[in-house]
Molecule: Bacterial RNase P class A
Organism: Bifidobacterium dolichotidis
Parts: sequence; C1' cells; structure tokens
RNA sequence: UGAGACCUCUUGAUGGCCGCGACCAGCAAUGGUUGAGGAACUUCCGGGCUCCAUAGAGCACGAUGGCGGAUAACGUCCGCCCAGGGCGACCUGAGAGAUAGCGCAGCAGAGAAUAGACCGCCUGUGUGAUUCGUCAUAUAGGUAAGGGUGAAACGGCGGUGUAAGAGACCACCGGGUUGCUGGUAACAGUUAACCGCAUGGCAAGCCUCAUCGGGAGCAAGGCCAAGUAGAAGGCAGGGCUGCUCGUCCAUAUGCCUUCGGGUAGGCUGCUAGAGCCUGUCGGCAACGUCAGGUCGAGAUGGAUGGUCAUCCGUAUUGCUUCGGCAAUACGACAGAACCCGGGGUAAAAGAGGUCUCAUUCA
Repeated sequence: UGAGACCUCUUGAUGGCCGCGACCAGCAAUGGUUGAGGAACUUCCGGGCUCCAUAGAGCACGAUGGCGGAUAACGUCCGCCCAGGGCGACCUGAGAGAUAGCGCAGCAGAGAAUAGACCGCCUGUGUGAUUCGUCAUAUAGGUAAGGGUGAAACGGCGGUGUAAGAGACCACCGGGUUGCUGGUAACAGUUAACCGCAUGGCAAGCCUCAUCGGGAGCAAGGCCAAGUAGAAGGCAGGGCUGCUCGUCCAUAUGCCUUCGGGUAGGCUGCUAGAGCCUGUCGGCAACGUCAGGUCGAGAUGGAUGGUCAUCCGUAUUGCUUCGGCAAUACGACAGAACCCGGGGUAAAAGAGGUCUCAUUCA
C1' cells in the first nucleotide's frame, strides 16, 4: 500500500417562530420546565409483577439436547471440545441414542442392507477357425480383485495364496474394545493387550433417554361513581388443568347456554428500576463485589410535529492559482403504551480498536 476477519460506538448541531402531551406556578390571561429508539420494530424465547389455590402427584402434550461456567431466568451469553469450511485472522453446526423396536432411501445402476454377476477375469463342455501357441462363439459354474452407476456399493494398500479370486492368511495404515496417562468434564494421547474387523446412512421419520415447563395476562388486578329488568331452557355439583388422583368452596343454592335491559366515566396499577454513569477489586471471559454520583416520557380517539436561518456530513455538477470555492439535492431505518434480560429483522452516512494474508521499502 492492497485485500480481508472480528469487536465496539455515533444516529447531525445551535437558535427563532407556530403547534401538541405531561408537570409546576397563577383567580385568570399566561409563564416556566420537560418530552422516543438502537432498534421504541417483530412478539420468537426467558423473567419480574397480578389474579386464579399455597401452584400438588401421575399420564398426555410441548420445548431443549457436546462439556463446564455466567445469570433472576433463558432456546441467550462466555470459555473449551468435536466435526466441516477457509492459506490465515476466523466462520458454520437441532452436536444425545442407529446391536430397544418399527420405518425410509428419488434418479442412475446388474445390485441400496445381513446386497449384487452388466462388462471384465477364471474353469469345464459343445461348435467353428487355426501358423497347433491359441482365438472366436454358445452354455454350465466360480469370482466382489479391476471397470462402470451413485450422496452412499459392506475398510485401504502391498504381498502370500489361487484356475481366477477373496482378511482366506501376513506386514503396514485405518477402526473397535479394555487398560493406562492427562483433563472438573466433553474429549485427547498411547511402539500396552486383545478383536480380522460384512452388519453402513437417515432420529429437522416414528421412537428411546435426560432436563425443564400449572394457566391466563396491565383490556392482568384493585377502588370509586353512575345505571339496571328480567325471562326461557338445561345440569346437580362448581373452581383449580386436557384426563385421572388429590384438594378447596358450596350445600339449597350454585353453575352453564340463549334472548333482553343498563353503563361506555374517573382514580390506581404507572414508571426509582435485576436502572444508568464513573472508579476499585475478583475472573481468560460472560459476569460479579464494593464505593461515589445521578433521575432521563408516561399518552389512553392515544402528545413528541411543522417551518426558517446558520453550521456540519455526503453526493452530483461547474470553476480552479489544485490549496479549495460555488450551486443544487440528500441526511437512513423507523416511532414508546406494565417493566426488564436476550435473540431475530430493518437501515443512509460515518468513527475507533485488535488481528490476518499478500506485496514493496529500510
């Protein structure tokens, strides 16, 4: 200098005018203060909080799935292991179990699971040819070494052996079991012993194993005000969970369904919280401990907007004394609704840090 990998951050600035929500002051007019995000999006997980019962047991159902840690919790995060990809920094992985059982494997191919004889190779027999060595062809067998098909063809390679062949046997490599060593573990190593070693793949197919999960949600729930008219049918129990157990309430009232009538207001929950910022200490890290500082929206037919000026950034065009100058356009994605922790997705323009590879120069 060029090409990349990973981590983190910013989300235009200031002022004037008009307007909107909340709070404060004021009898009022009015004035003052304050008012969206990194994702407020999605609602995909987890938790707090609230009610149902204090949230019980079994089955069913659902989710998760290498190991260890972090955490309020998690399907998230951190560290590590294994597999695959990349020269590399790094990236990706629903990454438990296939001798518990069942099931599946398109196309191609002779054959797709305890397989397979299409070509080839070898042997016998018949026929034909013959330079008498053999060759061609038909047929009966042997053969999984070679070719070809496929994502995958039942260890690899060399030898012994054989008619040709074959872990049939042998050496090496690979694999498995047991032991040993290291590690908390996943796992790794092994010139230790044993096993010739056909019995593979798919569990984002059923299934098995382990772990976790009670349900509904701020329109939860609580209070006040206002209004009201009941009728018909059904059940004998009803709530807690889909079922069973169990438990709680009720016992002459309770529950369910349908039709009809009334209300359509206010307060609370509601924003001080697993909060944010800075530092210290512990930890590789995620994160935690301690100290100090700080208060930053709360609407409910639902506020947070518009415009002007100057500056900033980017792009285009023009001019240029190559330093810049001028004009025009643009400044994204998107907008709180009980609150937090994550994941995912969207996005104009930038900033910082660490690392890798290639090349050049010293």